[in-house]
Context: one part of a larger RNA
RNA sequence: GAGCGAACGCUGGCGGCAGGCCUAAAACAUGCAAGUCGAACGCCGUAGCAAUACGGAGUGGCAGACGGGUGAGUAACACGUGGGAACGUACCCUUUGGUUCGGAACAACACAGGGAAACUUGUGCUAAUACCGGAUAAGCCCUUACGGGGAAAGAUUUAUCGCCAAAGGAUCGGCCCGCGUCUGAUUAGCUAGUUGGUGGGGUAACGGCCCACCAGGGCUACGAUCAGUAGCUGGUCUGAGAGGAUGAUCAGCCACACUGGGACUGAGACACGGCCCAGACUCCUACGGGAGGCAGCAGUUAGGAAUCUUGGUCGAUGGGCGCAAGCCUGAUCCAGCCAUGCCGCGUGAGUGAUGAAGGCCUUAGGGUUGUAAAGCUCUUUCAGCGGGGAAGAUAAUGACGGUACCCGCAGAAGAAGCCCCGGCUAACUUCGUGCCAGCAGCCGCGGUAAUACGAAGGGGGCUAGCGUUGCUC
Numbered sequence: 001g002a003g004c005g006a007a008c009g010c011u012g013g014c015g016g017c018a019g020g021c022c023u024a025a026a027a028c029a030u031g032c033a034a035g036u037c038g039a040a041c042g043c044c045g046u047a048g049c050a051a052u053a054c055g056g057a058g059u060g061g062c063a064g065a066c067g068g069g070u071g072a073g074u075a076a077c078a079c080g081u082g083g084g085a086a087c088g089u090a091c092c093c094u095u096u097g098g099u100u101c102g103g104a105a106c107a108a109c110a111c112a113g114g115g116a117a118a119c120u121u122g123u124g125c126u127a128a129u130a131c132c133g134g135a136u137a138a139g140c141c142c143u144u145a146c147g148g149g150g151a152a153a154g155a156u157u158u159a160u161c162g163c164c165a166a167a168g169g170a171u172c173g174g175c176c177c178g179c180g181u182c183u184g185a186u187u188a189g190c191u192a193g194u195u196g197g198u199g200g201g202g203u204a205a206c207g208g209c210c211c212a213c214c215a216g217g218g219c220u221a222c223g224a225u226c227a228g229u230a231g232c233u234g235g236u237c238u239g240a241g242a243g244g245a246u247g248a249u250c251a252g253c254c255a256c257a258c259u260g261g262g263a264c265u266g267a268g269a270c271a272c273g274g275c276c277c278a279g280a281c282u283c284c285u286a287c288g289g290g291a292g293g294c295a296g297c298a299g300u301u302a303g304g305a306a307u308c309u310u311g312g313u314c315g316a317u318g319g320g321c322g323c324a325a326g327c328c329u330g331a332u333c334c335a336g337c338c339a340u341g342c343c344g345c346g347u348g349a350g351u352g353a354u355g356a357a358g359g360c361c362u363u364a365g366g367g368u369u370g371u372a373a374a375g376c377u378c379u380u381u382c383a384g385c386g387g388g389g390a391a392g393a394u395a396a397u398g399a400c401g402g403u404a405c406c407c408g409c410a411g412a413a414g415a416a417g418c419c420c421c422g423g424c425u426a427a428c429u430u431c432g433u434g435c436c437a438g439c440a441g442c443c444g445c446g447g448u449a450a451u452a453c454g455a456a457g458g459g460g461g462c463u464a465g466c467g468u469u470g471c472u473c
Stems, first nucleotide, its partner, number of pairs: 001473004006469005013345006019338002021303001026301003030298003035062003040059002043056005069256003078181007087173002092169008100134004109124006140149003154161002182228003189219003195215007231253004235246004258279005281292004309335001311334002317331001318329004348378004358369004382414001384409005392400001417462005422443003428457005438445002
């Protein structure tokens, strides 16, 4: 000098754009954040004479693996980059073929119970795109190549939407490898599924991934092992560059979801707002037993120098479900708060000398504040008041918002501070104080004439900011 997710002190007019728990991955009151489908299905209720319409819980389907948060852990194929072969992929696209015949249940419901509650038991009835069996098999899978195995679902407004099998694509993902990726040797040896083989198991898939047997290997001063620290990257800051530092916001990847473990379902999870077990904590209880998980959005307490509203809307973009109408969406888009930052604008312009008054200094003549003020002549940005009023929407639908913007009105009117003035370093005098009180980034000032402390006048710098502190180059 530049920079900052900053904080603190003094001060503070407006707007645009951005940013806003860096600390306790501490604990959380309350509300909301993932539902949807009656064009899969039966039942119940309400209205109605009925047709029918609307609603409710349940079975079933799809979605809840996305979106959103955090950075604890992780020095690792986690990430970055470049390759690879032994894999999967719901929804979507293309193509081929098919969509046949039956059966038995379980919720809901009814009845009867248990429990304080959470919830739950028995009996009975019932539908389906729920479940099971038979048939069929171009292609598919297994095979000792003979043969064997395996599918489907209907709905409807008759337009269509679905269902099954197979092949290909697209997308996304799993796996493997080369190289790169912090500090410490005051950590020198580490390793027994350890290293490899054979045979098996397991997986979507390769593989000590797991198991039995066999061999005795594997890594290491080119730093193994151990310890400490840390999410990685695109980037960001600085610097002429090389480099150094860093990884907030935005984007990609990873990991985590009270702590630890586990699997279930599923195309996909070992699943933030799913399940089970254990633990700590909190809450309810009739003491028998139960409920919970904000590192989602707001918000509270705590910690801290320090970080916001318990706001509006699905109008746009996007997502889920649905044929659709539509419903849901604290994603998002907006608004609110904060000078936290960047940028822009304003706080007036011109004229005005007897250089007024006042202040300060003075050699008492004067000098300076100073065209500064007053006065005169103008202007009206921003703010204010009144009127009009969008684009963003493609037929409808606009939270933002009567916002942006435009027109008119009044009146200089409502709008300047902060730091510094010994040298470095731009800017000087007087008074007070008297090694005191104090200043200070370094050198150093202050013990009676202090340009260095405090005040005043004057001056210098920056300006809605200015200084200080902290950190990086």
A computed fold for a 473-nucleotide part of an RNA from a metagenome, annotated as small-subunit ribosomal RNA, 5' domain. The coordinates come from a structure-prediction model, not an experiment, and the mean pLDDT is 88.